[in-house]
This record gives sequence, C1' cells and structure tokens, in this order.
RNA sequence: CACUUAUCAAGAAAGGCAGAGGGUGAUGGCCCUUUGAAGCCUUGGCAACCCUUACAUCUCACUCUAUUUGUAAGAAGGUGCCAACUCCAUCCCGCAAACGGGAGAGAUAAGCA
Repeated sequence: CACUUAUCAAGAAAGGCAGAGGGUGAUGGCCCUUUGAAGCCUUGGCAACCCUUACAUCUCACUCUAUUUGUAAGAAGGUGCCAACUCCAUCCCGCAAACGGGAGAGAUAAGCA
C1' cells in the first nucleotide's frame, strides 16, 4: 500500500520544550488558536477492537477439548483515542423546510496476500 469484516451521536487533559498555525487532499462554510496552533517529551485518563475470566450456545453419533455466536465482568499486555457527529456540506433519494436515509471518501481495529 491492496483486499475482507466490524465500528464511527458516547467517553477521556495536565505539565515541559516550542512559537503560528490547526480542524487528514480540494472547494465552500463554520470553528479552535499568542488566555499559546502544529510537532516532540513526561505524566494521567478514556474506551474495550485484539485480549483475560465465567456462563450459555453452535458444529460433533456421544463426552471432553477445540470451534461459532451471544451475555456478563475485567484491564496486565498490543493498538487507538482524549474541542465540535468522522465539525458540516459536496453525489443520490425522501421532504415545503427543518431534517432524515444511503453512497463515496476517510479514520481505527482485527484478519489476509
């Protein structure tokens, strides 16, 4: 980097260095930011994808193991995250509008070549 699957309305910030941008490309909005942006470091936290435990369940002629799925609890470890719905819109559909649904794109995780 390509592909597959799942999730994306909730949640969680302080300090140090630094010094002007940032909200993942573009355009248009809207916002954050010298009461200190990005980035780096330290500490803390959130969450529960992987993970751990228990129970049920599926596959099996039967039992155990293993496997599938679900529920509950957990947080040592691998990631991720800690302004705003993925900040909003862009393409399609419904609607008088507000708004809603979907697609696309993106992000993250697990798997795979």